[in-house]
The RNA shown here (c-di-GMP-I riboswitch aptamer) has 80 nucleotides and comes from an Actinomycetota bacterium. It was read from a public genome assembly, where an Rfam model found it. Its Rfam family is "c-di-GMP-I riboswitch aptamer". Rfam links the family to the GO term cyclic-di-GMP binding.
RNA sequence: AGGCGAGAAGAGCAAACCGCCCGUGAGGGCGGGGCGCAAAGCCACAGGACUCCUUUCAGAGAGUCGGCUGGGUUGCCGCC
Repeated sequence: AGGCGAGAAGAGCAAACCGCCCGUGAGGGCGGGGCGCAAAGCCACAGGACUCCUUUCAGAGAGUCGGCUGGGUUGCCGCC
């Protein structure tokens, strides 16, 4: 450097749900809580799903989701 991943060690993140706050909404933030995760760290480029607005209901536009898929990039430990 590359590949692989556990039943190891030390860590990490954190679903649903609940409380408070923000947002028209999808959803987001904080706290609790743990379903799970070898990147469940980060990125909205491509696809997909969802929301809002408009419409001749065809289409177009603006957003959300990284724990939907692909991709990019960075990282702990161990084995080969």